[in-house]
Context: one part of a larger RNA
């Protein structure tokens, strides 16, 4: 001098963008952070209201609603946090002749015939709960079997081109293996009918199975980027063969069996710190430092260990099993994880609201309508930080009082004030107008497609939708009114005297000041710098 996620002391008017648990990843009261589908399926209440009643109660509506169950899709996303990691964990270049891949987008081809259960349900038991046991009945786009089968998988026989290769691409031929689910809504020439429909055709929405992309995933390799030799040797699944096993897939990943190998002063082992990096801060620049916000990433969800389920997880609000704490209990058992929002103790120099909205953007589920959405959009709090305005203007004396110095003249505080003539920014009262809102649905109309005026697909008009919001923005009002302090004045460094004190009290970043006239203490007066902030102090450069 510059910076800061700063904190401290004085002080303190607006407003914009930012930005706010750096410590104990210590412990947590309460609420809320993930659900969606009735166009997948069975089933199905109650309050209320009416109306009847023998007053016991019934019928109707409520309602095929509500909670519940099966099923499906998401819950692996989004969100925190940095503990652990010295690692292919991260950057950054490549590779996979070694691989997966829901949803989404291109394309092709097909969805046949049967079956048996189980929840809810209803009875009966068990427990304080938590939760459960028997038995009986039901259903699917839930599970199972057979049909069918190629530009799929898998063997065997070939034949073409190509690669450094273990092989890759086409490609004939034989075997052998694998599928599948239905729902929605509307019209109709046919046919059936119990006249309520229902078969067929059509549209949309799903199933199945290829095949190509997208985006994501996993797995190798060069190369890079902390200390520390007061840490010099380490290694036995360890290097490395074969062979099998496992896996989407290569591999000592894991096993048997063979070999003795493999790593290291270019630092292996081992200790120590630490999440990486895009950037961010200093600097002329090389370089030093750093890793909060934002954005990739990667690693964790009370701690240790597991696996299932799925396309994906070894799963932050899923499971199991220990453990260590907290709750609750009828002592037999059970119940929990805020490193989600908010919000509390604690510990600390320190760090915010138990707000408001799904109206925008994004996600999940749904044909949709719409439901969730503490992501996210806002608002609050905090001068934490950069910015931008305001505290007024002009005119006013050879100069009011006061105050402070004084050589007693005076000087200086000062054109400062009083006074007077204006402005009207901000705050405050009132009116008034935008942007964020265009979609989806919805009506309506033209156009396609069709047998159709149903549907459905598209184009255009219209119509509905705002948490911020008593806001911002404009205009009026009023009326100098409500808004200035903090450091420092011996050198360094801009800015001086006067009282007090007397090596006392104190000051100090260095040099150093104070022991009787101190521009260095402490008060005043006056100055000198920054100003809504201005000093300390920590920490980098």
């Nucleotide at each position: 001098g510059a910076a800061c996620g700063a904190a401290c002391g004085u002080u303190g008017g607006c407003g914009g963008c930012g930005u706010g648990g750096a410590u104990g990843a210590g412990g947590c009261a309460u609420g809320c952070a993930a659900g969606u589908c009735g166009a997948g399926c069975g089933a199905g209440a109650a309050a209320g209201c009416a109306c009847c009643u023998u007053c016991g109660g019934g019928u109707g509506u409520g309602a095929g609603u509500a909670c519940a169950g099966c099923g499906g899709c998401g819950g692996a996303c989004g969100g925190g946090u940095g503990a652990g990691u010295a690692a292919c964990a991260c950057g950054u270049a490549a590779u996979c002749a070694a691989a997966c891949u829901g949803c989404c987008c291109u394309u092709g081809a097909g969805a046949u015939c049967g079956g048996g259960a189980u929840a809810a349900c209803a009875g009966c038991g068990g427990g304080a709960a938590a939760c459960u046991g028997c038995u009986g009945c039901u259903a699917a786009u839930a599970c199972c079997g057979g049909a069918u089968a190629g530009u799929a998988u898998g063997c065997u026989c070939g034949g073409a081109u190509c690669g450094c290769a273990u092989g890759a691409u086409c490609u004939g031929a034989g075997c052998a293996u694998u599928a599948a689910a239905g729902g929605a809504g509307g019209g109709g020439a046919u046919c059936c009918u119990u006249c309520g429909g229902g078969a067929c055709c059509u549209u949309c929405c799903g199933c199945u199975u290829g095949a190509g992309g997208a985006g994501g995933u996993g797995a190798u390799u060069g190369c890079g980027g902390c200390c520390u030799a007061u840490c010099a040797g380490c290694u036995a699944g360890u290097u490395g063969g074969u062979g099998a096993g496992g896996u989407a897939a290569u591999g000592g990943c894991u096993c048997a069996c063979c070999a003795a190998g493999g790593c290291a002063a270019c630092g292996a082992c081992g200790g120590g710190u630490a999440g990486c990096a895009g950037g961010c801060c200093u600097g002329a620049g090389a370089g030093g430092g750093u890793g909060g916000u934002c954005u990739g990433u990667c690693a964790c969800a009370c701690u240790g260990g597991g696996a299932c389920u799925g396309a994906g997880a070894c799963a932050c609000u899923g499971c199991c099993c220990a453990g260590a704490c907290u709750c609750c209990u009828a002592c037999g058992g059970g119940a929990g994880g805020c490193u989600g929002c908010a919000g509390u103790c604690g510990a600390g120099a320190a760090u915010c609201u138990u707000c408001c909205g799904c109206a925008a953007u994004g996600g999940g589920c749904g044909a949709a309508a719409g439901c969730c959405u503490g992501a996210c959009g806002g608002a609050g709090c905090g001068a934490c930080g950069c910015c931008g305005c305001g505290u007024g203007g002009a005119g006013g004396a050879c100069g009011a009082a006061g105050g402070c110095a004084u050589u007693a003249g005076u000087g200086u505080u000062g054109u400062a004030a009083a006074c007077u003539c204006c402005u009207g920014u901000c705050a405050c009262g009132a009116a008034u107008u935008a942007u964020g809102a265009a979609a989806u649905c919805c009506u309506a109309u033209g156009c396609a497609u069709u047998a159709a005026u149903a549907g459905u697909g598209u184009a255009u008009a219209g119509a509905c939708u705002g948490a911020c919001g008593u806001a911002a923005g404009u205009u009026c009002g009023a009326g100098a009114g409500g808004a200035a302090g903090c450091a420092c004045c011996g050198g360094c460094u801009a800015a001086c005297u006067c009282u007090g004190u007397g090596c006392c009290a104190g000051c100090a970043g260095c040099c150093g000041c104070g022991g009787u006239a101190a521009u260095a203490c402490a008060g005043a007066g006056g100055g000198u710098g920054c100003a809504a902030a201005c000093g300390u102090u920590g920490u980098u450069c």